[in-house]
RNA sequence: CCCCUCGUAGCUUAAUGGAUAAAGUGCUGGUCUUCGGAACCAGUGAUGCGGGUUCGAUUCCUGCCGAGGGGG
Numbered sequence: 001c002c003c004c005u006c007g008u009a010g011c012u013u014a015a016u017g018g019a020u021a022a023a024g025u026g027c028u029g030g031u032c033u034u035c036g037g038a039a040c041c042a043g044u045g046a047u048g049c050g051g052g053u054u055c056g057a058u059u060c061c062u063g064c065c066g067a068g069g070g071g072g
C1' cells in the first nucleotide's frame, strides 16, 4: 500500500428494509432469610462518527475512526 470480516446495554449475543431495538448476565430497590447466598418481583441501561438511497435504515451504499485476519 491492497483485499476481506467485524463494530448494538458494563459484558455476551439476537433483530427479512416496517410494533415501543429482544434476551441472558451485571447493577439498583423490594419480598424472603438471624445475616448472606439462592429464588421471586420491579427498575436500570445500547445501534462507533458523518453523508447518501428510501415513505421508512441496526439492516442497503459511501467516507472516516477502531478491532481482527490475509497478501505484497
Stems, first nucleotide, its partner, number of pairs: 001071007010025004018055001026044006048064005
Molecule: transfer RNA
Organism: Candidatus Jorgensenbacteria bacterium CG03_land_8_20_14_0_80_38_39